[in-house]
């Protein structure tokens, strides 16, 4: 020198003038319940990603349910470890691909059952007899053989995605694991290794068994539902219904009238508390438990504050354990929080990548270097928080290991 | 922001893993003076894209990409 493989990580930089949102502090104005709340203005701080994406997965957190029984439904799927959990990582194991270095597998069961397996083809799952090959019997016959029939056979052609082991031999009229050596495959039993997935060796058996389970399904193991528009206060809605209590009046029925809960817009229709509308036990059904208003359809109203909401399985570095995923410990740091939704925009200087051009320098050449000019700079953007996976990405840094050639 | 659900011919939609269909539309013929109808025939598909499982995929399995509804 050329090709290839895998693991990181980075996603311009520095300044200057506009201007956004958040915090806390100062100033100045107004307001009240007198230390608070708004509004200005200032200097100060802090302000996107590696995916913030897609919602494919797991967990926090919040309600709601948590008598019982039965039938159903969903996920995950060598092994063993790690995490808070996984469908997610590491490590190993077996299958498959690469000369390697590596890649790659939804990788439990097809002697629990049931079902498919179009089309071709004789035969498609305890298979099947076109052709072929052999034996006999009848007819023909140019004596080569040719047509039928009956029986053996599954070795050869063909078809398929797939056709019931392979290679040799021995047998036969031909022929076949029929039978025998080997050699694959199954399946039992011993020994060794390994926590295990399994791997290794040795002996026996029948002789050979098909594919699909990302088709029902069986076995194992998990998994109560919904989701920050969860949920909580406060204001409206605001007239008025229910219900408890207390009190006045009446002969009663009941009326007025305070006070505390709970409900929440109007209008039609339908169904409804003896006989139970409806709801919850988030799939159905018993069954049980609440239970006075539910369920459509059509008009209308507000869509406002404030918590939840930024200290968290947090970041960064350093030790120690451990192949490693990762665990522990020690220091040190605070690190976005809008509710029409901030995180920008110009200009200048580096740096980077293309493109043109120079009677430039270097070098035999291909080039490389320096200079000027112009152009460019992805993917995409938080919204309750995290921890995967998958997708989407200009360009670029580093590290490590494999083939191949050449020199030495 | 969250939950679900759909894509098959121009159109509306059927479609047990086994050669993709039906109505409507279109073109063409018949009938008619002409047109509709109505009969008859015919044209048209990357099964929304990529993989993956299987001999074999519109169907199952994954990711994409469009588009639609549901919420206080």
């Nucleotide at each position: 020198g050329g090709g290839g493989c895998u693991g990181g990580c980075c996603g311009g930089g520095c300044g200057a003038c506009c201007g956004c949102g958040g915090c806390a502090c100062g100033g100045c104005g107004c307001g009240c319940g007198a230390g608070c709340g708004c509004g200005u203005c200032g200097g100060g701080u802090c302000g996107a990603g590696g995916a913030a994406g897609g919602u494919c997965c797991g967990g926090g957190c919040u309600c709601c349910a948590c008598a019982g029984g039965g039938c159903g439904c969903g996920g995950u799927g060598g092994u063993g470890g790690g995490c808070a959990a996984c469908a997610c990582c590491c490590a190993c194991c077996c299958g498959g691909g690469g000369c390697a270095a590596c890649c790659u597998g939804c990788g439990g069961g097809a002697c629990a059952g049931u079902g498919c397996c179009a089309c071709a083809g004789a035969g498609a799952a305890c298979a099947g007899a076109c052709u072929g090959c052999c034996g006999u019997c009848c007819g023909g016959u140019c004596c080569g053989c040719c047509g039928g029939g009956c029986g053996g056979u599954g070795a050869g052609g063909g078809u398929g995605a797939a056709a019931c082991g392979g290679u040799g031999g021995u047998g036969u009229a031909a022929g076949a694991g029929a039978c025998c050596a080997c050699c694959a495959g199954c399946g039992c039993g011993c020994c060794g290794g390994g926590u295990g997935a399994c791997c290794g060796g040795c002996g026996c058996g029948g002789c050979u068994c098909g594919g699909c389970a990302a088709a029902c399904c069986c076995c194992a193991c998990c998994a109560g539902g919904a989701g920050c528009a969860a949920g909580g206060u406060c204001a409206a809605g605001a007239a008025g219904c229910c219900u408890c209590g207390a009190g006045u009046c009446g002969c009663g029925a009941g009326a007025c009238c305070c006070g505390g809960g709970g409900c929440g817009c109007g209008c039609g229709c339908a169904c409804g508390a003896c006989c139970g509308a409806g709801g919850g036990c988030g799939g159905c059904c018993c069954g049980c438990c609440c239970g006075a208003g539910u369920g459509c359809g059509c008009g209308g109203g507000u869509a406002g504050a404030c918590c939840g909401c930024a200290c968290g399985a947090g970041g960064c570095g350093g030790c120690c354990g451990g192949c490693g995923a990762c665990g522990g410990u020690c220091g040190c740091c605070c690190c976005a929080g809008a509710u029409g939704g901030a995180u920008g925009g110009u200009c200048g200087c580096c740096a980077c990548c293309g493109g043109c051009g120079g009677c430039g320098c270097c070098g035999c050449g291909a080039g490389g270097c320096c200079c000027g000019c112009c152009g460019g700079g992805a993917c995409a953007g938080a919204a309750c928080c995290c921890g995967g996976c998958c997708u989407a990405c200009a360009g670029g840094c580093c590290a490590g290991c494999c083939c191949c050639u050449c020199c030495g | 922001g969250g939950g679900c659900g759909c894509a098959u011919a121009g159109c509306u939609c059927a479609g047990c893993g086994g050669u993709a269909g039906a109505g409507c539309u279109c073109u063409g013929g018949u009938c008619u003076u002409a047109c509709a109808a109505a009969c008859c025939a015919g044209c048209g598909g990357u099964c929304g894209c990529a993989g993956g499982u299987u001999c074999g995929a519109u169907c199952c399995c994954u990711g994409c990409u469009g588009c639609g509804c549901c919420c206080a």